[in-house]
Context: one part of a larger RNA
This record gives sequence, structure tokens and C1' cells, in this order.
RNA sequence: GAAUGAACGUUGGCGGCAUGGAUUAGGCAUGCAAGUCGAGCGAGAAAUUUUAGUUUGAAGCUUCGGUUGAUUUCUAAAAUGGACAGCGGCGCAAGGGAGAGUAACGCGUAGUUAUCUACCCCCAAGUUCGGGAUAGCCACGGGAAACUGUGAGUAAUACCGAAUAAUAUCUCCGGAUCAAAGGUGUGAUUCCGCUUGGGGAGGAGACUGCGUACUACUAGCUUGUUGGUAGGGUAAUGGCCUACCAAGGCUUUGAUGGUUAGCGGGCGUGAGAGCGUGGCCCGUCUCACUGGGACUGAAACACUGCCCAGACACCUACGGGUGGCUGCAGUCGAGAAUCUUCGGCAAUGGGCGAAAGCCUGACCGAGCAAUGCCGCGUGCGGGAUGAAGGCCUUCGGGUUGUAAACCGCUGUCAGUUGGGAGGAAGACUUCGUGAAGAGCGAAGUUUGACCUAUCUUCAGAGGAAGUCCGGGCUAAGUUCGUGCCAGCAGCCGCGGUAACACGAACCGGACAAACGUUAUUC
Repeated sequence: GAAUGAACGUUGGCGGCAUGGAUUAGGCAUGCAAGUCGAGCGAGAAAUUUUAGUUUGAAGCUUCGGUUGAUUUCUAAAAUGGACAGCGGCGCAAGGGAGAGUAACGCGUAGUUAUCUACCCCCAAGUUCGGGAUAGCCACGGGAAACUGUGAGUAAUACCGAAUAAUAUCUCCGGAUCAAAGGUGUGAUUCCGCUUGGGGAGGAGACUGCGUACUACUAGCUUGUUGGUAGGGUAAUGGCCUACCAAGGCUUUGAUGGUUAGCGGGCGUGAGAGCGUGGCCCGUCUCACUGGGACUGAAACACUGCCCAGACACCUACGGGUGGCUGCAGUCGAGAAUCUUCGGCAAUGGGCGAAAGCCUGACCGAGCAAUGCCGCGUGCGGGAUGAAGGCCUUCGGGUUGUAAACCGCUGUCAGUUGGGAGGAAGACUUCGUGAAGAGCGAAGUUUGACCUAUCUUCAGAGGAAGUCCGGGCUAAGUUCGUGCCAGCAGCCGCGGUAACACGAACCGGACAAACGUUAUUC
């Protein structure tokens, strides 16, 4: 000098774009963060309408007996309706967070293949006939609760059997084995699905060469250890696992142990080589209270799934239960230190759905913070009697200083008024074209949380400057106070009675909405 996720001191006008728990991977109140599909299935509350019965009985008519009957209560049936819950499908393995562990095929790079792949795309073929359950619901229970038992009975794109069977699988090459589900309504092999096989895309698993921190005051380490055979296991190779056999394997080119650490693209600095670093963003790995385990599934050994153990916390009728913010906000704690318990799905993206749409603390926005970078402003011109005041003085004056006052002007930003493009692409309805509810075209209706370019009205210099420094390095000095005291200080060093170095004043210098200090890197 440059830099920072900074902090502290003094000061502080506006805007744009970024960034913001680095310490305790410490503990967490509360709300939200993953649902969706009725065009898979059964059932169906409230409400509304109609009808029948029943209750009430305004007003009119009246021969005062009644009659017509608006209105109204309840019950029943039917229709519309579609809440809550359930079965089933897909999703919940993504997105979001953190860096504890890990010195490792974890990451980076270049290769290899013994493998799998839901949804998506392409091709070929099929989609036949049957069956038995079960939840919900109903009845009766148990329990403080969480929850749970028994009985009766019901549906499906849930489950099972049979048929069909190749280009699939196995094969001793004779043969054997293996599937399916319907929906909508337009009487669907044609739309959406379902089943089998092949290919693709994207994704994932596994292996290998090379590279990847410090330490020898850590020198030997290893028994599934190293290799083979056979088997098991896996989607798949393999001591991955087991039995048997052999006795190997690694190491001063640093094994083993210890310490520290996620890695890369990058970032900082530097002329470069290098050195330091890995926050935000992107890729990847790992973790989800701590430890272990499997289940489901195309994929997990699964952050807001399950089981067991532990610590902690909460509820309890003491028998037993419940919980996991390293999601978004927020709270306590520790700390020099790090924000709102905000708005919206309008856009982009994701899940489900035929679609409308629903969900989405992803995301888009707003809020807070000079935390950083960048931009703008705090006026402009004239103005000497060089006013007053301050400071200095050789007492003549000098300086602050055109600075102020005063005169003339301008109107950025902020304030005020009114307009206003854009971020909007889509979606729905109708029409045309078309085989078509595909696509394309036209018309109409409609979608912005938030922001606002830009233009405009009004007023008026009005609302907007500080911080550090002045001995040398290093730009900028005088006076007073103090008297080795009080103090300063990055280094050299100042201060013991004339201090350009301490404190104050005036003056000056540097930078400027900032300026200094501290810490750290080059």
C1' cells in the first nucleotide's frame, strides 16, 4: 500500500447493489417450512331445494261456527352439495441448513465397467377369465391420556389365483418359467393409464493412475492381516462375509501413531513465481439430540419416517406417555460481535392433478445494520469599510478572510401534488383453421406481494460535515498551561520552568458520510 462475513471510538444527509451467528454441532417457548389426486375406491356431516306429515298462526273474508292460509317448529324421503376421516396412487431420497466427523479414492483430474435406474422420450407386443379379504362405517368394550381390543359387514387402479408367452429368464438344448387395471365418456386396441421386452436421455453405484497439511523427542505396523480355492451375499467386482490352504502384505520415496482440517471452482495479495485463504455463489462429500439397527421403496439405512439404548426436557390419574430449529422467523446462554416471531405465491422453479387448481419460510420481495462497494448532495456568482469576534504581535500591525453580512441566481437529493411505461409470459370463454379438447390465429374477460424508470405541481438556500493528524519517518506551527508530574508513543524517542512531541486555544494539513484504532493476510 492492498484486503476483511470484521469489532471498537467519534460522527452521520440520500440512493443503488451486495452482505449479515465466524464463538457453544450449546439448550429451545410459539407459529409456519410437504403435500396432492373425487377423472382409482367405498362412505358421506353442515347447508340448500322439493315433497309428505306435524307445530305455529299474520292478513283478508265471515252467517262469528269457521274458511283461505303468508310465516314458522320438528320428523321422514329424495335431489343438490361436498367438510372431516379412511383405503389406494404419486411425492415425502428433491428443495432448504450446517461443517461435527473425515488426511480418505473424501475431493480434484484423467480413465475403467462387473452394474442399477421411478418419472421422461422412441420402438414392438399385450391389456382375457375369476376369487377371497380389509380399513372406513356400525355395535360392544379397555385406558387419565397417548392409544387400543372384539364382533358383524363393505369397495377399489389395494391383494391373490388361472389363462396367454417371446426378441425376456434358466437350460442337460429336450424343455421349463414369468404379466396386466382400469378411468373418463366420444359405446376409446385411437385420450389418460396398466403389463412385458428392447433402445435412449439424465441420474446413481463400483474400481484404477496421478495430485492433496504438520510431526521422527512417533520406527517398526498388520492375523481377515496378504494371496489362492470353493461357497454365501449384492443391482454389481471384491476378504464384502464364511470354510479350507499357503505365509504373506506395508515401511526412512516416512509405514504405524499423534495433531490439525471438509475438498474443489474460486477469493485476497503480488510484476510474476509464490504465499495466505475456502464467508457469500456453484459442484461435490459428510452430518441431522448421542450411539446402534433395519423396514418401505427405483433410489434411504431416510433433517421435520420406524425400532432399541442413552442423556436432557415436558405431561401424568404414578399405571404410563411425548419431544428433537445444524429449515424460516424468534428466545435464552456464552461472546468484541452478526437482523423481522414481516408480505406474497405476481414471477422463476418444484410436488400432485386430464385440467381448473392446491401446496411450497425454495424463491420473489419488503424490514433492520455506514457491514462493504459505487453514485449524488450539503449550493453557485458577485461582494473590502478587508466589519465584529477570536488568535498572535516588535503594539505599527498581521491572520482567520471573500470567509461572513449584503446583492443576484439555481433547484440536484429529501419534502409535497398529479400522472405513468415496465417486471405479464400466461389462464379462462367464444369463434376460425384442423381428424382433434393437439397446435396455430382472432375477439372478449382476467392475473402484481413488491418495486418503480420517467414526466409533473408547490415552496424555498431553506433539512444535510465530520474525523484524525501537525518533532523526524510524513503533508501541516504558534501561544498559554504543566514542570521526569500529568501524560504521549508505530519506530527513533518527548516531559526535570522558555516543550513545534503532554493538555488547551487559534491557525494549518489529509481524507470525507465518513475518519481513526485494534485484529488478521499478502
Small-subunit ribosomal RNA, 5' domain from a Planctomycetota bacterium, 522 nucleotides, folded computationally. The organism belongs to Planctomycetota, within Bacteria. It was read from a public genome assembly. The prediction has a mean pLDDT of 84. Its Rfam family is "Bacterial small subunit ribosomal RNA". Its family is annotated with structural constituent of ribosome and ribosome in the Gene Ontology.